RNA sequence: CCCCCCAUAGCUCAGUUGGUAGAGCUGCUCCCUCUUAAGGAGAAGGUCCUAGGUUCGAGUCCUAGUGGGGGGACCA
Numbered sequence: 001c002c003c004c005c006c007a008u009a010g011c012u013c014a015g016u017u018g019g020u021a022g023a024g025c026u027g028c029u030c031c032c033u034c035u036u037a038a039g040g041a042g043a044a045g046g047u048c049c050u051a052g053g054u055u056c057g058a059g060u061c062c063u064a065g066u067g068g069g070g071g072g073a074c075c076a
Stems, first nucleotide, its partner, number of pairs: 001072007010025004019056001028042004049065005
């Protein structure tokens, strides 16, 4: 320098042909318990990496960039 993959909740990850963003875990509240753990119930938690574009409508499609991973080229 070139090519490919990834980026979504605190963590690990889903998200179908573009149509109201989800699960598990952790944490929080409550129940249970003498107490803790275990178990049960509930609520909360999001600028979908950034900036543009297309569209009535973008996590999803297009462009550029940033970060991470992998491969290749160069290395007289």
The RNA shown here (transfer RNA) has 76 nucleotides and comes from a Candidatus Colwelliibacteriota bacterium. Rfam family: tRNA. Rfam links the family to the GO term triplet codon-amino acid adaptor activity. The source organism's lineage runs through Bacteria, Bacteria candidate phyla and Candidatus Colwelliibacteriota.